[in-house]
RNA sequence: AAUUUGAUUACGCUUAAUUUCCGAUUAUCACAUCGGAAAGCGGGGGAACCAGUUAUUGGGGCGAAUCAUUGCUUUACGAAUGUAGGGAACCAUCUUCCCGAGCCCGUCAGCUAACCUCGUCUGCAGUGGAUGGGUCAAGA
Numbered sequence: 001a002a003u004u005u006g007a008u009u010a011c012g013c014u015u016a017a018u019u020u021c022c023g024a025u026u027a028u029c030a031c032a033u034c035g036g037a038a039a040g041c042g043g044g045g046g047a048a049c050c051a052g053u054u055a056u057u058g059g060g061g062c063g064a065a066u067c068a069u070u071g072c073u074u075u076a077c078g079a080a081u082g083u084a085g086g087g088a089a090c091c092a093u094c095u096u097c098c099c100g101a102g103c104c105c106g107u108c109a110g111c112u113a114a115c116c117u118c119g120u121c122u123g124c125a126g127u128g129g130a131u132g133g134g135u136c137a138a139g140a
Base pairs, nucleotide, nucleotide: 004138005137006136007135008134012124013123018039019038020037021036022035023034024033025032040120041119042118043117044116045115050110058108059105060104061103062102067082068081069080070079085099086098087097088096090133091132092131093130094129095128
């Protein structure tokens, strides 16, 4: 090195959402909470050039989450079947399964250098199977 066996899923995954520092809560340390700063990551606005054109049928942004048909429409409650698109935890293929929401701006925004500005949360013990490849470990 090949071959063989095992592992790849909670010290983890999703997401941009992580790290460091200062101050206060506090008598001290740590943790936590609140406020602030920086780095990293992510979003929005914003010239020229280019593109675009009829302006309440308002328009636009984040996000995978758009669109169609049917049904109900008595207040209310809402429903069904598909679908653009997205996911199943290293990668590819096949199969099977799941999601296909919600929120925001406020009459206003194409792209867009400089510049300006905002966020740095949440939710998960349910995430299948086969084939091939990779990585790690053991043995050798």
c-di-AMP riboswitch aptamer (ydaO/yuaA leader) from Paenibacillus sp. 32O-W, 140 nucleotides, folded computationally. It matches the Rfam family "c-di-AMP riboswitch aptamer (ydaO/yuaA leader)". Rfam's curators write: This family represents a conserved RNA structure found upstream of the ydaO and yuaA genes in Bacillus subtilis and related genes in other bacteria.